FMN riboswitch aptamer (RFN element) from an uncultured Verrucomicrobiota bacterium, 160 nucleotides, folded computationally. The sequence was found by an Rfam model in a public genome assembly. The coordinates come from a structure-prediction model, not an experiment, and the mean pLDDT is 81.

């Protein structure tokens, strides 16, 4: 070094600075209603600000997959009104376009090239984003010091 099998460990990041205020507190006017005045108040709305998991592929959040999250059916385990947990098969599951250009491919050609197709790379200019709580969440707070990628790294063992 192949091939295959076990192990151990890793393995997700984001609201600065600002507005407005449902609500909801005090006082003070005989006083429920009401006026007047202060103050609190949405990292969620409004502006503007930010952040991107794994293999793939020429270097991707929006290309093709996988993962997590939800969920149908089945096994087995525990509990035995309800249910919980493993795990296997499905299922749901977001979002891009415009020009440009190298390399790289393909025909032609055999002098150097011509023309054609093409990026995750440059320029713009847009989108997306799980449940659960709360004044409406990609960014807070939880489930998570969790679990996980046809993942990553070292290890050990058969095989050759």
């Nucleotide at each position: 070094c192949u091939c295959g099998a076990c192990c151990u460990u890793c393995a997700g990041g984001g609201c600065a600075g600002g507005g407005u205020g449902a609500u909801u507190c005090c006082g003070c006017g005989c006083a429920u209603a009401c006026g007047c005045g202060g103050g609190a108040a949405a990292u969620u709305c409004c502006c503007g600000a930010u952040c991107g998991g794994c293999g793939g592929u020429g270097c991707a959040g929006c290309c093709c997959g996988c993962g997590a999250a939800c969920u149908u059916c089945g096994a087995c385990c525990g509990g035995u009104u309800u249910c919980g947990g493993u795990u296997g098969u499905g299922g749901u599951u977001g979002a891009g376009c415009c020009a440009g250009u190298c390399a790289g491919g393909u025909g032609c050609a055999g002098g150097a090239g011509c023309a054609u197709c093409c990026a995750u790379c440059u320029g713009g200019c847009g989108c997306c984003g799980a449940c659960a709580g709360u004044a409406u969440a990609g960014u807070c707070u939880g489930g998570a010091u969790a679990a996980a990628a046809g993942g990553a790294a070292g290890g050990u063992c058969c095989u050759c």